[in-house]
Molecule: c-di-GMP-I riboswitch aptamer
Organism: Alkalimonas sp.
RNA sequence: GCGCCCUCAGGGCAAGUCAGUUGAAAAACUGAACACGCAAAGUCAUGGGCCUAAAGGAGUGCUACUCUCACGGCUGCCAGACUGCAAAG
Numbered sequence: 001g002c003g004c005c006c007u008c009a010g011g012g013c014a015a016g017u018c019a020g021u022u023g024a025a026a027a028a029c030u031g032a033a034c035a036c037g038c039a040a041a042g043u044c045a046u047g048g049g050c051c052u053a054a055a056g057g058a059g060u061g062c063u064a065c066u067c068u069c070a071c072g073g074c075u076g077c078c079a080g081a082c083u084g085c086a087a088a089g
Base pairs, nucleotide, nucleotide: 012038013037017032018031019030020029021028022027036076042082043081044080046079047078048077049074050073051072056068057067058066059065060064
């Protein structure tokens, strides 16, 4: 110097709950009280996967229902890319 494993300190994020807002929905954001957990639970929808189905299309029906579909969403689903704190062996 590099790699791997384990762990300390200082800290970080915040599942879920409630309220409000946006949205067709999935979901997101803000706040509160808390803390499921996470060594990248930091960022990016690039690949896979999953969620929703407004508009469109098709069918049935007679104004409703069914099927299909992402240009919508999930990075706390997995991977990839980029970045990052700390000390000992």